[in-house]
RNA sequence: GCUGGUGUAGCUCAAUGGCAGAGCUUUUGCCUUGUAAGCAGAGGGUUGUGGGUUCGAUCCCCACCGCCAGCU
Numbered sequence: 001g002c003u004g005g006u007g008u009a010g011c012u013c014a015a016u017g018g019c020a021g022a023g024c025u026u027u028u029g030c031c032u033u034g035u036a037a038g039c040a041g042a043g044g045g046u047u048g049u050g051g052g053u054u055c056g057a058u059c060c061c062c063a064c065c066g067c068c069a070g071c072u
Base pairs, nucleotide, nucleotide: 001071002070003069004068005067006066007065010024011023012022013021018055026042027041028040029039030038048064049063050062051061052060
């Protein structure tokens, strides 16, 4: 340099055009003599950046950036 993949919560990952979610973590309450475990809540997101298509984009298209792999 070329090709492909990937980017979503603090972490690991879902969501195949129609209200952005789960587990872990954090935190509050219940339970317990107390802790852990368990149960019930809550918090946490400019979906990498910028454009385009569309009534509507995490999703489709383009460019750029980061990361991974392959080729040269």